This is a predicted structure of a 146-nucleotide RNA (FMN riboswitch aptamer (RFN element)) from Ammoniphilus resinae.

RNA sequence: AGAAUCCUUCGGGGCAGGGUGAAACUCCCGACCGGCGGUGAUGGGGCUAGAACAAGUCCCUUAGUCCGUGAGCUGAGGUGAUCAACCGAUGCUGAUUUGGUGCAAUUCCAAAACCGACAGUACAGUCUGGAUGGGAGAAGGGUGAA
Numbered sequence: 001a002g003a004a005u006c007c008u009u010c011g012g013g014g015c016a017g018g019g020u021g022a023a024a025c026u027c028c029c030g031a032c033c034g035g036c037g038g039u040g041a042u043g044g045g046g047c048u049a050g051a052a053c054a055a056g057u058c059c060c061u062u063a064g065u066c067c068g069u070g071a072g073c074u075g076a077g078g079u080g081a082u083c084a085a086c087c088g089a090u091g092c093u094g095a096u097u098u099g100g101u102g103c104a105a106u107u108c109c110a111a112a113a114c115c116g117a118c119a120g121u122a123c124a125g126u127c128u129g130g131a132u133g134g135g136a137g138a139a140g141g142g143u144g145a146a
Base pairs, nucleotide, nucleotide: 004143005142006141007140008139009138010137017029018028019027031126032125033116034115035069036068037067038066043060044059045058046057047056048055064114065113072092073091077087078086079085096112097111098110099109100108118129119128120127
């Protein structure tokens, strides 16, 4: 250094102000928010070299709408004598354009759009609830074959 395996910790944000109404953070005007991994350019730093720039190289950072993925639903099959409970293949599951720069951008810059599970309730991305749950994954550590 290392296949594999185990443990620990971490792991989601948001209706200001106003209108109608008996009642709305649910309707209307308006406001606000953006999980995780990836990516040929964002931004920053180190090193090499150098007067400096350019260049090379490494690290951190970089998309709600691109490629995947998680939550939700489904549930072949399995563990469990059975039941409860648990694991779980498969399938379903939202949204972006235009202009600019450039070798190159659906990621940069500018502008205008769009999207957001289920249950409850005056119709909910933002309230309450399942959830002191689950979780993509992130960080650290232990064991450790060839």

The sequence was found by an Rfam model in a public genome assembly. Lineage of the source: Bacteria > Bacillati > Bacillota > Paenibacillaceae > Ammoniphilus.